RNAcentral holds the full RNA, with entries from ENA and SILVA. Small-subunit ribosomal RNA, 3' major domain from an uncultured Cryomorphaceae bacterium, 475 nucleotides, folded computationally.

[in-house]
Context: one part of a larger RNA
RNA sequence: UGACGGGGGCCCGCACAAGCGGUGGAGCAUGUGGUUUAAUUCGAUGAUACGCGAGGAACCUUACCAAGGCUUAAAUGUAUGAUGAAGUGUAUAGAGAUAUGCGUGUUCUUCGGACAUUAUACAAGGUGCUGCAUGGCUGUCGUCAGCUCGUGCCGUGAGGUGUUGGGUUAAGUCCCGUAACGAGCGCAGCCCCUAUUGUUAGUUGCCAACGAGUAAAGUCGGGGACUCUAACGAGACUGCCUGCGCAAGCAGAGAGGAAGGCGGGGACGAUGUCAAGUCAUCACGGCCCUUACGUCUUGGGCUACACACGUGCUACAAUGGUGAGUACAGAGGGCAGCUACCCCGUGAGGGGAUGCGAAUCUUAAAAGCUCAUCUCAGUUCGGAUUGGAGUCUGCAACUCGACUCUAUGAAGCUGGAAUCGCUAGUAAUCGCGUAUCAGCCAUGACGCGGUGAAUACGUUCCCGGGCCUUGUACA
Numbered sequence: 001u002g003a004c005g006g007g008g009g010c011c012c013g014c015a016c017a018a019g020c021g022g023u024g025g026a027g028c029a030u031g032u033g034g035u036u037u038a039a040u041u042c043g044a045u046g047a048u049a050c051g052c053g054a055g056g057a058a059c060c061u062u063a064c065c066a067a068g069g070c071u072u073a074a075a076u077g078u079a080u081g082a083u084g085a086a087g088u089g090u091a092u093a094g095a096g097a098u099a100u101g102c103g104u105g106u107u108c109u110u111c112g113g114a115c116a117u118u119a120u121a122c123a124a125g126g127u128g129c130u131g132c133a134u135g136g137c138u139g140u141c142g143u144c145a146g147c148u149c150g151u152g153c154c155g156u157g158a159g160g161u162g163u164u165g166g167g168u169u170a171a172g173u174c175c176c177g178u179a180a181c182g183a184g185c186g187c188a189g190c191c192c193c194u195a196u197u198g199u200u201a202g203u204u205g206c207c208a209a210c211g212a213g214u215a216a217a218g219u220c221g222g223g224g225a226c227u228c229u230a231a232c233g234a235g236a237c238u239g240c241c242u243g244c245g246c247a248a249g250c251a252g253a254g255a256g257g258a259a260g261g262c263g264g265g266g267a268c269g270a271u272g273u274c275a276a277g278u279c280a281u282c283a284c285g286g287c288c289c290u291u292a293c294g295u296c297u298u299g300g301g302c303u304a305c306a307c308a309c310g311u312g313c314u315a316c317a318a319u320g321g322u323g324a325g326u327a328c329a330g331a332g333g334g335c336a337g338c339u340a341c342c343c344c345g346u347g348a349g350g351g352g353a354u355g356c357g358a359a360u361c362u363u364a365a366a367a368g369c370u371c372a373u374c375u376c377a378g379u380u381c382g383g384a385u386u387g388g389a390g391u392c393u394g395c396a397a398c399u400c401g402a403c404u405c406u407a408u409g410a411a412g413c414u415g416g417a418a419u420c421g422c423u424a425g426u427a428a429u430c431g432c433g434u435a436u437c438a439g440c441c442a443u444g445a446c447g448c449g450g451u452g453a454a455u456a457c458g459u460u461c462c463c464g465g466g467c468c469u470u471g472u473a474c475a
Stems, first nucleotide, its partner, number of pairs: 001475002003472003007469007015459002019422005026314008034305002042053002064300007076121004080116002087104007107114002125289002128287003134283002136278003139274001141272001146185006152161003165176003191266004196234007206223002210221003237260001240254001241252004316415001320374007332363003337356002341352004381412001386407007428451007
């Protein structure tokens, strides 16, 4: 100087408390461990692994296994392209890769080259090892308020001071004091979205007034008022008032204001810590393989299943289930696409047909509301499991897809010890969209809006953190 203490003081955080809803019990989905296996590819492992890499494992992917092949699939150089290339059609063998035969074909050129084959050379190739050789990227403490430097001063020195003290703040934020005076990285702000409003603009959006028009409809003429769209502005600064205070600032159920004291949200992550994670995104040092640890193919596996754990979904019902009717979003997507509308089918869907590369067309809401029914039951709750029949995607749904109809109708009556999230448009609840994607194991991830709470006395205690101080057989 740090680190640590079941030392002390001060302070903060959904840390506790006050509340609301869960997990832990059930069934299923998914990840992991374990076990099994020819293989169940590899990585991630307290917080900071476990719906994680994977934002799509039937083949492919694929790295694993079995079997069958090749020695070059791709890159570079050289040679070759009228001794007939490649490609393509076809036949045979084969699981296919591939092998063999027959036919067809007879390169292009801007003259630099391109393309192709076989041969050959140097070499390529490796998801093989080392994340404890590395770059880059990332998690975490932590959006915590800290981490440092120059000069000066103090100390023999390691170092200290500044950065401590008194206040204050979300903040090393600011003020006062002060052997310190300044400065940098962080904080804040500058950036984006959102809440109010003005100007400009008015199509594909809008429709108040006027006219036309309909069963209905901005449908048409027209209009820029309104909504909206999207560019530039205004606006909030403790600016004003009162009280307290030297000041910084604090308090106010104060004014005005759409908004009030950081208005709400996002992006943004200091010095460093964990030899944290990643050699399987990529790059790269070293080591290793080179008729194989490279590469091609078929099939299998990654989907196994006495079990254990994590994360979720659906429930156990009446604030509900079922049937009928009816209303209202936002943000996205769409041409190998989204599909209005019509017909067929109980339905998944099929057949036609139309608009739209989209503020134009389309995808397209649910909880809600109204009426009816069920009447507390393992039920008209719950939907697992299984039988049968189908639809769609795709070369192909056996291993191993989703969906539909019908039948079946399991556990489950609110969950032990324990444990998690959340302070407001939040929790809870309801649906919608997107990426990936032929399809989909999505109940995941990331977004979007609809409805919309309860509680916080407080800081004694648990956990984590910050500052000062104290002790130390620790470094």